A computed fold for a 72-nucleotide RNA from Ascocoryne sarcoides NRRL 50072, annotated as transfer RNA. The gene name in the source record is tRNA-iMet-CAT-2-1. Its mean pLDDT, the model's own confidence on a scale to 100, is 85. The RNAcentral record of the sequence draws on GtRNAdb. Rfam family: tRNA. It is annotated as a transfer RNA.
[in-house]
RNA sequence: AGCAACUUAGCUCAGGGGUAGAGCGGUGGGCUCAUAACCCACAGGUCCCUCGAUCGAAACGAGGAGUUGCUA
Numbered sequence: 001a002g003c004a005a006c007u008u009a010g011c012u013c014a015g016g017g018g019u020a021g022a023g024c025g026g027u028g029g030g031c032u033c034a035u036a037a038c039c040c041a042c043a044g045g046u047c048c049c050u051c052g053a054u055c056g057a058a059a060c061g062a063g064g065a066g067u068u069g070c071u072a
Stems, first nucleotide, its partner, number of pairs: 001071007010024004018055001026042005048064005
């Protein structure tokens, strides 16, 4: 210098046009003599940024940023 993949909750990840979910973790409750385990509920995300197309974007297009890998 060129190419590719990835960026979504505190962490690991799903979701690829109709307005966002799981597991773990956190908080509260239940159970127990008590703790762990187990069960229930709740909180938590302007979906990396900007612009565009669309009735409607986390998703599609363009540009930018970051991380990783490959080639030279």